[in-house]
Order: sequence, then structure tokens, then C1' cells
RNA sequence: AGAGUGGGCCAUGAGGACUGCGUUUUAACGAGGAAAGUCCGGGCUCCAAUGGGCAGGAUGCCAGCUAACAGCUGGGCGGGGCGACCCGACGGAAAGUGCCGCAGAAAAGAAAACUCCAACUGUCGCUUGCGAUAAGGGAAAAGCUGAAAAGGUGCGGUAAGAGCGCACCAGUACUUCGGAGACGAAGUAGCUUGGUAAACCCCAUCCGGAGCAAACGCAAAUAGGAAUGCUAUGGUGUUGCCCGCACUGCAUUCGGGUUGCGCGCUAGAGCCUCGCAGCAAUGCGAUGCCAAGAUAAAUGGUCCUCACACGACAGAACCCGGCUUACCGGCCCACUCUUUUU
RNA sequence: GCCAACGUAGCUCAGUUGGUAGAGCACCUCAUUCGUAAUGAGUAGGUCAGGGGUUCAAGUCCCCUCGUUGGCUCCA
Repeated sequence: AGAGUGGGCCAUGAGGACUGCGUUUUAACGAGGAAAGUCCGGGCUCCAAUGGGCAGGAUGCCAGCUAACAGCUGGGCGGGGCGACCCGACGGAAAGUGCCGCAGAAAAGAAAACUCCAACUGUCGCUUGCGAUAAGGGAAAAGCUGAAAAGGUGCGGUAAGAGCGCACCAGUACUUCGGAGACGAAGUAGCUUGGUAAACCCCAUCCGGAGCAAACGCAAAUAGGAAUGCUAUGGUGUUGCCCGCACUGCAUUCGGGUUGCGCGCUAGAGCCUCGCAGCAAUGCGAUGCCAAGAUAAAUGGUCCUCACACGACAGAACCCGGCUUACCGGCCCACUCUUUUU
Repeated sequence: GCCAACGUAGCUCAGUUGGUAGAGCACCUCAUUCGUAAUGAGUAGGUCAGGGGUUCAAGUCCCCUCGUUGGCUCCA
């Protein structure tokens, strides 16, 4: 100098003037890193005391963190990259069942009308120990098909062949050692158990349901009405089924009234800085701080000076912790590779 | 705000243990008719909303995104 990797911060900045809007203690404050998707987890609230079982759902290498999680941190294994580093729904197919279209001999307890084999049995021929023949038999190496062909490669062996034997490699089981564990290393053995569980399923762990339009307190107004269905072995009780418990009506449609206020509502698993423990996530302690709370729903506009990249994705609605998705660009830190110079 | 369902041809819809995407109507062409309609015969038309993953193979199974539709207030 070029190319790249990981992490953090910012989000048309700073200063001033005027004028709007929301909350309002009358003096201040006033959108985001994703406020988003509503995909997970928790708080909070209610559902007889939320009780039992089944069904159902979620997660899935190990350990730790946490209020909890499908999140995060560290490690293992596998894959990618020269590397910094990145990616992984990563339990079980040897519990059982299902599926593997077309093609192909055969798709899972291997196997042939179509492939190979004349050592053996049989048949035929003759030159009587040779030739022919794939009927019996043997074979799974080659050929063929496929995403996948029953461990792979090589040598020996054989009629042809085969873990049949041997060497190396892969895998499985067992033993020993290391590790907290996932797992790793070494040795021995029989020669070997196809794929699919984001198919059913098995194993382990976890989960009651609904949601702030939850729930509660006031106020106002009305006809506390009608029809249909179920009907006590019934019906309803926060969602499937059964039991238990409680209540005696419930559901749909039509009609009537109000379509207001308060509370929940923002001080919280909160934020800033520092110290300690820990590799880290995180925890503990100390000082300081209070930072939107609307309900048709506020956070905007104009001007001046400087700077300038000419401005992306996008706007709270009960609150937090994550994940995912969208995004013009800018700055900082650490690191890797290549080339050149000293 | 919260909770559900759906997206397949121009329109309305099928598509189940994953294995070459179908039906009806419409469009187009031909026949029939003096001409049109109806009728008969035939053809074409699909990135299965978009993207990624699992699998040999995805409309179908899983994840993300986009779009559409529906329901949920209070009193008696």
C1' cells in the first nucleotide's frame, strides 16, 4: 500500500432566536437501535382453593449464567477458509413400524430367465482325458441402474470369487489412561450394523389456560325484553378428553342503553461511573441520577452562524430479557494475509 | 394493541402417510350458421406469495419475510 476478519459507538451534528404540540409540581422533560415481526421467555392480572390423569406442545453434544428462555458465555465434535475467524435443529436408525418413485437382476432377513464361473454333479461328442453345454450348482469381484448396491484401497488366493488371508484406513464393541463432562489417546476383538426421526416413534428435561380490548373502581342511561336450540344420565365454570370440585342455567340471533372518567401506567430483573470475584456470560458492593406516558393518540416548523457525508431503515401504547428481519453512511479499537521498503 | 385463518392457471377451488400439479368457468383455434349465441372437437396458460433449510426428491415437512381476511370494548 492492497485485500480481509472480529468487536464497539453514532444515526443531519453543535450554538442561538422565534413559534406550535403532549405531560405538567410552572419548571423542566419529550421515540428507536431496531420503538418493527409478534417468533420465544418472564413479570403482572384474572380464571372455586389451579387439583389429578391422558392427549398435546417445546427443547435436544457438555458445563456454566439467568427471574426464565429456543437466549448468552466457555468447551467438545463436524464442516469451510492460506489465515484472523466463521457456520452447524449436533440425542437414538443395534426398541419397533413405515417409506426409498423412475431406472435396475436386486432398495434391505440381500439377490438373477437377461452378469460371471467348466473345479464338482449331469448331458453330448470323440482323439479316454480333453472339448462343448450354464440344467443342477457356485459367485457377489467386474458389467448395468441409481441419490444410495451391503466397509474402502492394494496384494495374495480361486474354476470364478468372497475379510477367505494379510497390510493400511474408516466404523463398532470392550479394556486401560487423561478430562468435572461432552470427548480424546492407546491396545485388543470379531470382521461390519444402508438412508430417512424438519416420517410415526423411543429416551431425557420442561410446560395449566388466557391475555392490559387482562383485571379493578366510579358515573350515566335503558324495555333487566323477545325468538330458537340444549335440558338434570343435562348445561356452564379461560379453549381438547376423563375424573374431581363448584354453580344452576347456557349458546346463538334480534331488540334496548351507554359509547364517559379513574386505576392498571411507568422507580424498574432501571441507568451512569468505579471496585472486587470469574477465561467469559454474569454476580456482589459503593457513589450519583430519575430519563415520554398519549387515547385520534404529542415530540413539529421557520431563520442565523459553523461543520457537512446532503441524510437510510423506520415512529412508543402494560413493562422487561432475548431472537429475527430492515437499514444511507461515518468514526474508533484489536487482529490476519499478500506485496514493497528499511 | 391482542388473537386466529388463508395465499395453487385470468376467476372459483381440489391436491395426505413427500415421488412427473388437476377440475369447472373464461381466453384462443377449428367445425356448425347467411351471421351471432348455444353446441361439439382441440390447444395454450402455473418461478404453487417470496427467500432459506431438511431430504436422492418439497405445493406438501421446518424457519424467516410479504400480503389478504376474520374475531376481541362496557351495561342489562
Predicted 3D model of RNase P RNA and transfer RNA as a complex of 418 nucleotides. The prediction has a mean pLDDT of 80. Rfam match: Bacterial RNase P class A. The family's RNA type in Rfam is ribozyme.